The RNA shown here (Bacterial RNase P class A) has 365 nucleotides and comes from Crocinitomix algicola.
It matches the Rfam family "Bacterial RNase P class A". By type it is a ribozyme. Rfam describes the family as follows. Ribonuclease P (RNase P) is a ubiquitous endoribonuclease, found in archaea, bacteria and eukarya as well as chloroplasts and mitochondria.
The sequence was found by an Rfam model in a public genome assembly.
The prediction has a mean pLDDT of 75.
RNA sequence: AGGGUAAAUAAUCUUGUCGCUCUGUGUUAGUAUACAGAGAGGAAAGUCCGGGCAACAAAGAGUAUCAUACUUCUUAACGGGAAGGAUUUCGGUUAACGAAAUACAGAUAGUGCCACAGAAAAUAAACUACCUCGUUUUACGGGGAAAAGGUGAAAAGGUGGGGUAAGAGCUCACCGCUCUCAAAGUGAUUUGAUGAGGCAAGGUAAACCUUAUGAGUUGAAACAUCAUGUAAACCAAGGCUUGAAGCUUACUCGGCUAAUCUUGGAGGGUAGAUGGAUUGAGUCUCAAAGUGAUUUGAGAUCUAGAUAAAUGACAAGAAUUUGGUUCGCUGAAUACAGAACCCGGCUUAUACAUUUACAAUUUUA
Numbered sequence: 001a002g003g004g005u006a007a008a009u010a011a012u013c014u015u016g017u018c019g020c021u022c023u024g025u026g027u028u029a030g031u032a033u034a035c036a037g038a039g040a041g042g043a044a045a046g047u048c049c050g051g052g053c054a055a056c057a058a059a060g061a062g063u064a065u066c067a068u069a070c071u072u073c074u075u076a077a078c079g080g081g082a083a084g085g086a087u088u089u090c091g092g093u094u095a096a097c098g099a100a101a102u103a104c105a106g107a108u109a110g111u112g113c114c115a116c117a118g119a120a121a122a123u124a125a126a127c128u129a130c131c132u133c134g135u136u137u138u139a140c141g142g143g144g145a146a147a148a149g150g151u152g153a154a155a156a157g158g159u160g161g162g163g164u165a166a167g168a169g170c171u172c173a174c175c176g177c178u179c180u181c182a183a184a185g186u187g188a189u190u191u192g193a194u195g196a197g198g199c200a201a202g203g204u205a206a207a208c209c210u211u212a213u214g215a216g217u218u219g220a221a222a223c224a225u226c227a228u229g230u231a232a233a234c235c236a237a238g239g240c241u242u243g244a245a246g247c248u249u250a251c252u253c254g255g256c257u258a259a260u261c262u263u264g265g266a267g268g269g270u271a272g273a274u275g276g277a278u279u280g281a282g283u284c285u286c287a288a289a290g291u292g293a294u295u296u297g298a299g300a301u302c303u304a305g306a307u308a309a310a311u312g313a314c315a316a317g318a319a320u321u322u323g324g325u326u327c328g329c330u331g332a333a334u335a336c337a338g339a340a341c342c343c344g345g346c347u348u349a350u351a352c353a354u355u356u357a358c359a360a361u362u363u364u365a
Stems, first nucleotide, its partner, number of pairs: 001361001004358006012318007020039008041336001045347002048345005053219004060253005065215005070084005085104001086102006105210002110208002112204003127149002130144006157175006176199001177197003180193005223275004234265005246256003282301008319334006
């Protein structure tokens, strides 16, 4: 210096004319009209999680189904976030260090699987070579062993000495592993010990499984209130606390609930208004505590509320990026995308620009 990766901010601006929705204040008999103010996001998307709110329930037990799973903290809660630990990968000088990833409880409760190759893939063992004995002696058979070589992702911890017929933790030293103790830490864990022990019965659980913890349903077209009108009527079956139907994650038991009951049939009336509905686990600024996520305090502020759906159209110029150029000028582009009860996360889409951090490359000193 240019590019790359990760994160954060922002998501074009101004003027004029016309138009749309809501709120407030006036005028008008009313329809309407005047003025002022406000009017779609960082993801509003997906509907993957967690809640608030509203309604129906509320009492649990057993069996099952599903979800989560290192430690501590944070939050209304989460499968979220922050900080750390362990393992693995990359860079680096075999280091220190930096960055990234993790579906990170349990393999001595049990079952299953590990292709091909290989003698043999876990109650696992003999292909080549080794030692030893015998015989019909260059071949065959019996016994020993798993240290050498081969196959493989992985083959009964590793290196060296002793020992042995040849060998083996058989024995010894060092390393590794397990246990114990000490120190540091809230903890996961780390470090150490001239401590003890020959110690290894592989891997795999987003295979079945085991352990621990947990789990209601519906969703603003929910739900509530008011108004109008009718037929609280008719028929059939069932039920009424000895419980039909319904609710309780699924099933069983148990529990709760109906006097305008439940299901079906035939028939009659209505389609309107209001609330929910936008003041919140809200936003911004400052200070303090904390590594941080975040918490506490003070001050300021109110920023869509429609009901099939408004938040826009036209004109002129500017800004950013970029192509051409006779350097006068001229052309192109400006992303992803539209609130519908509300909020916190996760995931996905996204033009250009700015800022911070990181490793590598090139050039110069």